[in-house]
Context: one part of a larger RNA
RNA sequence: AGACGGGGACCCGCACAAGCGGUGGAUCAUGCGGUUUAAUUCGAUGAUACGCGUGGAACCUUACCUGGACUUGACAUGUAGCUGCAAGUUCUUAGAAACAAGAACCUCUUUCGAAGGUGCUACACAGGUGCUGCAUGGUUGCCGUCAGCUCGUGCCGUGAGGUGUACCGUUAAGUCGGGUAACGAGCGCAACCCUCGUCGUAUGUUAAAUGUACAUACGAGACUGCCCCGGUAACGGGGAGGAAGGUGGGGACGACGUCAAAUCAGCAUGGCUCUUACGUCCAGGGCUACACGCAUGAUACAAUGGCCAGUACAAAGGGUUGCCAAACCGUAAGGUGGAGCUAAUCCCACAAAGCUGGUCCCAGUUCAGAUUGCGGGCUGCAAUUCGCCCGCAUGAAGUUGGAAUCGCUAGUAAUCGCGCAUCAGCCACGGCGCGAUGAAUACGUUCUCGGGUCUUGUACU
Numbered sequence: 001a002g003a004c005g006g007g008g009a010c011c012c013g014c015a016c017a018a019g020c021g022g023u024g025g026a027u028c029a030u031g032c033g034g035u036u037u038a039a040u041u042c043g044a045u046g047a048u049a050c051g052c053g054u055g056g057a058a059c060c061u062u063a064c065c066u067g068g069a070c071u072u073g074a075c076a077u078g079u080a081g082c083u084g085c086a087a088g089u090u091c092u093u094a095g096a097a098a099c100a101a102g103a104a105c106c107u108c109u110u111u112c113g114a115a116g117g118u119g120c121u122a123c124a125c126a127g128g129u130g131c132u133g134c135a136u137g138g139u140u141g142c143c144g145u146c147a148g149c150u151c152g153u154g155c156c157g158u159g160a161g162g163u164g165u166a167c168c169g170u171u172a173a174g175u176c177g178g179g180u181a182a183c184g185a186g187c188g189c190a191a192c193c194c195u196c197g198u199c200g201u202a203u204g205u206u207a208a209a210u211g212u213a214c215a216u217a218c219g220a221g222a223c224u225g226c227c228c229c230g231g232u233a234a235c236g237g238g239g240a241g242g243a244a245g246g247u248g249g250g251g252a253c254g255a256c257g258u259c260a261a262a263u264c265a266g267c268a269u270g271g272c273u274c275u276u277a278c279g280u281c282c283a284g285g286g287c288u289a290c291a292c293g294c295a296u297g298a299u300a301c302a303a304u305g306g307c308c309a310g311u312a313c314a315a316a317g318g319g320u321u322g323c324c325a326a327a328c329c330g331u332a333a334g335g336u337g338g339a340g341c342u343a344a345u346c347c348c349a350c351a352a353a354g355c356u357g358g359u360c361c362c363a364g365u366u367c368a369g370a371u372u373g374c375g376g377g378c379u380g381c382a383a384u385u386c387g388c389c390c391g392c393a394u395g396a397a398g399u400u401g402g403a404a405u406c407g408c409u410a411g412u413a414a415u416c417g418c419g420c421a422u423c424a425g426c427c428a429c430g431g432c433g434c435g436a437u438g439a440a441u442a443c444g445u446u447c448u449c450g451g452g453u454c455u456u457g458u459a460c461u
Base pairs, nucleotide, nucleotide: 001461002460003458004457005456007455008454009453010452011451012450013449015445016444019408020407021406022405023404026299027298028297029296030295031294032293033292034290035289042053043052064285065284066283067282068281069280070279073125077124078123079122080121081120082119085117088105089104090103091102092101093100108116109115127274128273130272131271132270136268137267138263139262140261141259143257148187149186150185151184152183153182154163155162156161167178168177169176193251194250195249196248198220199219200218201217202216203215204214223245226239227238228237229236230235301401305360306359307358308357309356310355311354317348318347319346322341323340327336328335329334367398372393373392374391375390376389377388378387414437415436416435417434418433419432420431
């Protein structure tokens, strides 16, 4: 100088407390461990792994296994030789296919130099999701959006180093003020950026119909500016005006560093290693197994409810090998159909909870829907391993969940639906967004956890 303390002082945070809703019990989905397996590819493992890499595993993906094939190779560049020509497409044969053999079509441009292109042979080489994240770049997580981390000169100290950055106030903040052997400065904080909320101006189709909404662009507006009180000041408390008030809400933005944290499988890359194989192609299987354990979710256990009928109100998105209207068929999934739309025009697209009326009458039920049988639909070369959806039947566990534990302070929690990416389809109950309805509580900082500043002890560095 640090680190640590079941040392002290002060301060902060959904940290506790006060509340609301969950998890832990049930069923299912997904991930992980374990076990099994020919293989169940690999990575991630307290917080900071476990709906994570994966924003889509039937084939492909795919890296794994079994079997069948290839060896200048599936891909790149170059050299030499050969071929005066194809590559390619279609068909046939054997085959699981890759591939092999045969036939047909086409049989290139050309200055006739073999220049380009193609194929074959040979060689340099290619290739590796093989190892090392403890050789690395890049990127990322956590401490933590915590308020800290440093430098120049000066001063102090033999020196390591200190000071500045301590103190008194104040702040969300090393924010600002006072003071001071320090005076200044940098990276962080804040502001500058985007978005939401108010107004003005301009423009306006496809919106609306004379007034405005809406969209786009530009600007205005908030600064403790004004008033009162406290205070030397910084600032704090209250008030006015205002759409908004003291950082207005949200986002992007993450200092010096820590964990030899994560990733050689996104990519790049040193070294090592394989080279008729640890490379490449193909078929099938596996990644979906299942005595069990854990994690994250979905659905419920009902009457603030279930079912039936009628009826109201969004936002944000997506759409041309796409979205698909009306009409018709079908109980439905869906099919036929073909209008419109390269989209403020047309379509996806009826939002749902809500409201009105009816019914059920507290029961394993008109709750709940797992599981299973049968019948159908769709995508796709192909749904057996292993897809989704619909109808009929079947109706399991479950009556609010032990110890323990999580999220949330306002348009938040909770409840309700809608959209998108990936995508042929989909195991999405996941992720990322959007709106609708819309709470309760915070006395306080003793305690738990994490953090900051100062100080103290130490046999630790």

Predicted 3D model of a 461-nucleotide part of an RNA (small-subunit ribosomal RNA, 3' major domain) from an uncultured bacterium. Its Rfam family is "Bacterial small subunit ribosomal RNA". Its mean pLDDT, the model's own confidence on a scale to 100, is 81. The full RNA is in RNAcentral, with records from ENA and SILVA.